[in-house]
Context: one part of a larger RNA
Molecule: small-subunit ribosomal RNA, 3' major domain
Organism: uncultured Eubacteriales bacterium
RNA sequence: UGACGGGGACCCGCACAAGCGGUGGAGCAUGUGGUUUAAUUCGAAGCAACGCGCAGAACCUUACCCGGCCUUGACAUCCGGACGGCCGGCCAGUAACGUGGCCUUCCCUCCGGGGCGUCCGAGACAGGUGGUGCAUGGUUGUCGUCAGCUCGUGUCGUGAGAUGUUGGGUUAAGUCCCGCAACGAGCGCAACCCCUGCCCCCAGUAGCCAGCAUUGGGUUGGGGACUCUGUGGGGACUGCCGGGGACAACCCGGAGGAAGGCGGGGACGAUGUCAAAUCAUCAUGCCCCUUAUGGCCGGGGCCACACACGUGCUACAAUGGCGCGGACAGAGGGAAGCGGAGGGGCGACCCCGAGCGAACCCCUAAAAGGCGCCCCAGUUCGGAUUGCAGGCUGCAACCCGCCUGCAUGAAGCCGGAAUCGCUAGUAAUCGCGGAUCAGCAUGCCGCGGUGAAUACGUUCCCGGGUCUUGUACA
Numbered sequence: 001u002g003a004c005g006g007g008g009a010c011c012c013g014c015a016c017a018a019g020c021g022g023u024g025g026a027g028c029a030u031g032u033g034g035u036u037u038a039a040u041u042c043g044a045a046g047c048a049a050c051g052c053g054c055a056g057a058a059c060c061u062u063a064c065c066c067g068g069c070c071u072u073g074a075c076a077u078c079c080g081g082a083c084g085g086c087c088g089g090c091c092a093g094u095a096a097c098g099u100g101g102c103c104u105u106c107c108c109u110c111c112g113g114g115g116c117g118u119c120c121g122a123g124a125c126a127g128g129u130g131g132u133g134c135a136u137g138g139u140u141g142u143c144g145u146c147a148g149c150u151c152g153u154g155u156c157g158u159g160a161g162a163u164g165u166u167g168g169g170u171u172a173a174g175u176c177c178c179g180c181a182a183c184g185a186g187c188g189c190a191a192c193c194c195c196u197g198c199c200c201c202c203a204g205u206a207g208c209c210a211g212c213a214u215u216g217g218g219u220u221g222g223g224g225a226c227u228c229u230g231u232g233g234g235g236a237c238u239g240c241c242g243g244g245g246a247c248a249a250c251c252c253g254g255a256g257g258a259a260g261g262c263g264g265g266g267a268c269g270a271u272g273u274c275a276a277a278u279c280a281u282c283a284u285g286c287c288c289c290u291u292a293u294g295g296c297c298g299g300g301g302c303c304a305c306a307c308a309c310g311u312g313c314u315a316c317a318a319u320g321g322c323g324c325g326g327a328c329a330g331a332g333g334g335a336a337g338c339g340g341a342g343g344g345g346c347g348a349c350c351c352c353g354a355g356c357g358a359a360c361c362c363c364u365a366a367a368a369g370g371c372g373c374c375c376c377a378g379u380u381c382g383g384a385u386u387g388c389a390g391g392c393u394g395c396a397a398c399c400c401g402c403c404u405g406c407a408u409g410a411a412g413c414c415g416g417a418a419u420c421g422c423u424a425g426u427a428a429u430c431g432c433g434g435a436u437c438a439g440c441a442u443g444c445c446g447c448g449g450u451g452a453a454u455a456c457g458u459u460c461c462c463g464g465g466u467c468u469u470g471u472a473c474a
Base pairs, nucleotide, nucleotide: 001474002473003471004470005469007468008467009466010465011464012463013462015458016457019422020421021420022419023418026314027313028312029311030310031309032308033307034305035304042053043052064300065299066298067297068296069295070294073125077124078123079121080120081119082118083117084116088103089102090101091100092099106115107114108113127289128288130287131286132285136283137282138278139277140276141274143272148187149186150185151184152183153182154163155162156161167178168177169176193266194265195264196263198234199233200232202230203229204228208223209222212221213220237260240254241253242252243251244250316415320374321373322372323371324370333362334361337356338355342351343350344349381412386407387406388405389404390403391402392401428450429449430448431447432446433445434444
């Protein structure tokens, strides 16, 4: 100087407390451990691994296993020779590579050649998701959006170092004010950026409809008022008033205002810590393989199942289930696409194909609200499991996809010890969209609808900040 203390003082954070809903019990989905296996490819490991890399494992992917094949190789550069009836296309045939048949006039030229492509041959080499993340770059997690981390000059100290950065207030903040052997400065904080909340100007179609005309319908004429869209601008700054405070910073209350005292949300992550993660995104040193640790193909596996754990979905019902009728979003996607209406089917879906490169079409949200049934039961709760019959995608759904109909109806009556999230348009609850994607979503990323309870307080648990104290530690 740090680090640490079941030392002290002060202060924060859904840290506790106060509340609301969960997990832990059930069934299933998914990841992991374990076990099994020819293989169940590899990585991730307390917080910060475990719906994580995987924003899509039937083949492919694929890195694993078994089998059949190739050896200058699927890919790059260089040499020699041959060919241009090469290459390629079509057909037959193969799992793949071989193989056979048919078609098929490479380009430039100073005619020496050059370029291009293919085949054959030789070797330099290619290739490796093989090892090392403890050799590395890059990228990322984490403490932590925590308020800290430093420097120049000066001063003090023999020196390590200190001071500044400590102190009194204050703040979300090393934020600001005051004081002070310090005076300044940098990286962080904040602001500048984006979205959202109010208003104005401009603009008016594919959006809008108050008044006028029209009408089944903003449908049409028309209109720019309104909504909305999207470009620009205004608006909030403790600016104003009162009180407190050192007359300061600032705090409390009030006015006006759509909005206050950082308005709400996002992007943004200091010096560093964990030899943290990644050699399997990529790049890369070294090591290793070279008729194989490289390459091609078929099939299998990554989907196994006595178990154990994490994350979720659906429930156990009446604030509910079912039936009928029927209202109100936002954001996004669409051409090998989204697909209306009509017709067929109980349905998944099929036929047809209008419209839409999209403020036009896809495009009816669901919970809610209305009417009716159920009457507390393992039930009209719950839907696992299983049988049969179908639909869709795709070369192909046996291993191993999703969906529909009928039948079957399991566990489950609110969950031990323990444990998680959340402070407001939040939790809870309800549906909708998107990426990936042929197909496959309870995951992920977004969107809106309905919409709470509670916070006395900081003694205690956890994490953190500042000052101070002790020294078994560096």